[in-house]
Context: one part of a larger RNA
RNA sequence: UGACGGGAGCUCACACAAGCGGUGGAGCAUGUGUCUUAAUUCGAGCCUACGCGAAGAACCUUACCCGGGUUUGACAUGUACGGAUACCUGCCCUGAAAGGGGAUUUGGUUGCCCUUUGGGUGAAACGUACGCAGGUGCUGCAUGGCUGUCGUCAGCUCGUGCUGUGAAGUGUUGGGUUAAGUCCCAUAACGAGCGAAACCCUUACUGCUAGUUGCCAGCGGGUAAUGCCGGGGACUCUAGCGGGACUGCCGGCGUGAAGCCGGAGGAAGGUGGGGACGACGUCAAGUCAUCAUGGCCUUUAUGCCCGGGGCUGCACACGUGCUACAAUGGCGCAUACAAAGCGACGCAAUGCCGUGAGGCGGAGCAAAUCGCAAAAAAUGUGCCCCAGUUCAGAUUGUAGGCUGCAAUUCGCCUGCAUGAAGUCGGAAUCGCUAGUAAUCGCGUAUCAGCUAUGACGCGGUGAAUAUGUUCCUGAGCUUUAAACA
Numbered sequence: 001u002g003a004c005g006g007g008a009g010c011u012c013a014c015a016c017a018a019g020c021g022g023u024g025g026a027g028c029a030u031g032u033g034u035c036u037u038a039a040u041u042c043g044a045g046c047c048u049a050c051g052c053g054a055a056g057a058a059c060c061u062u063a064c065c066c067g068g069g070u071u072u073g074a075c076a077u078g079u080a081c082g083g084a085u086a087c088c089u090g091c092c093c094u095g096a097a098a099g100g101g102g103a104u105u106u107g108g109u110u111g112c113c114c115u116u117u118g119g120g121u122g123a124a125a126c127g128u129a130c131g132c133a134g135g136u137g138c139u140g141c142a143u144g145g146c147u148g149u150c151g152u153c154a155g156c157u158c159g160u161g162c163u164g165u166g167a168a169g170u171g172u173u174g175g176g177u178u179a180a181g182u183c184c185c186a187u188a189a190c191g192a193g194c195g196a197a198a199c200c201c202u203u204a205c206u207g208c209u210a211g212u213u214g215c216c217a218g219c220g221g222g223u224a225a226u227g228c229c230g231g232g233g234a235c236u237c238u239a240g241c242g243g244g245a246c247u248g249c250c251g252g253c254g255u256g257a258a259g260c261c262g263g264a265g266g267a268a269g270g271u272g273g274g275g276a277c278g279a280c281g282u283c284a285a286g287u288c289a290u291c292a293u294g295g296c297c298u299u300u301a302u303g304c305c306c307g308g309g310g311c312u313g314c315a316c317a318c319g320u321g322c323u324a325c326a327a328u329g330g331c332g333c334a335u336a337c338a339a340a341g342c343g344a345c346g347c348a349a350u351g352c353c354g355u356g357a358g359g360c361g362g363a364g365c366a367a368a369u370c371g372c373a374a375a376a377a378a379u380g381u382g383c384c385c386c387a388g389u390u391c392a393g394a395u396u397g398u399a400g401g402c403u404g405c406a407a408u409u410c411g412c413c414u415g416c417a418u419g420a421a422g423u424c425g426g427a428a429u430c431g432c433u434a435g436u437a438a439u440c441g442c443g444u445a446u447c448a449g450c451u452a453u454g455a456c457g458c459g460g461u462g463a464a465u466a467u468g469u470u471c472c473u474g475a476g477c478u479u480u481a482a483a484c485a
């Protein structure tokens, strides 16, 4: 000087407390361990692995296993030589395919030169040989890059000066204050840098400009009805430029400070809400399987191609979720109100067929114009009457639909039938402080399809509690102790 203490003081945080809803019990989904296996590819492992890499494992992917093949190679570049136009398409045999063998020219396209019924050249392509390619093989404890975490915690440092023999200290401490090493005052320190804040995006109010594909107040026309039409720019909205919030104003407290408390005005008040943004460093943290890369290993194989299988295997254990156990409910009918997205290998309306999944067909739309699209909970009304039920929906049988070369291993969806556990969950444990929790639906990426109940967004309805810091956990600053470096 650090780190440490079941030492002390001060302070903070959904850390506890006060509340609300869960997990832990059930069924299923998903990840992991274990086991099994020819293979169940690999990685991730307290917090910080376990709906994680994977924003899509039937084939492909795919790295694993079995089998069939191949050796200048699926891919790059160079040298030498060779003969010869090459590519696409079409034909025959063999094979599971990859591949191997063959026949001719069915058709189409083709570099340069001379010139055309042709000839030459050799760029590309082909073959042989060589130099090499290739490796999701090992090492994340050789590395770059990227990332997690402490932690959006308020810290981490430097120059000069001063103090100390020196390591070092001071500054960065003290008194206040703040979300903040934020600011003020004091001060052998004076300044500065990286962080905090601000600048950026979005949201809440508003002015101007603009008025189509959006809007419709007033005027006119039309309809069974609808901005449907003429028209209009008022309003909504869209999207560009501005305004607006700064403790600016008032009162009190405070050191005539920083600031704190209350109030006014205001759409908004003290960082208005949300996001992006993550200091010096820590964990030899994670990743050689995104990529890059040193070293090592491999080279008729640890490379490459293909068929099939596996990654989905199931005594069990754990994590994360979904659906429930019902009456604040279930079912039927009627009826209302979003936002944000996506659409040409696409979204697909009206119509017709089907109980339905879906099918036929195809108007319109590269979309403020057309479509996906029905929002759902809610509201009104009827039935159920507390039961393993008109709760719950697992499982199973059967008949179908869709995607795709192909749904057996191993997809999703629909109809009918079947109708399991489950009556609110032990010890323990998690999230959340406001448009939040809870609850309700909608969309997107990946994607032929989908095992999505996941992830990421969007809006609808919309609480309770805390004005405390004794305790648990973690963190910051100061101080103290001594077994550590």
Stems, first nucleotide, its partner, number of pairs: 001485002005480001007479007015469002019432005026323008035313001042053002064309007073132001077131006086109003091102004111121004134298002137296003143292002145287003148283001150281001155194006161170003173186004200275004205243007215232002219230003246269001249263005325425001329384006341372003346365002351360003391422001396417007438461007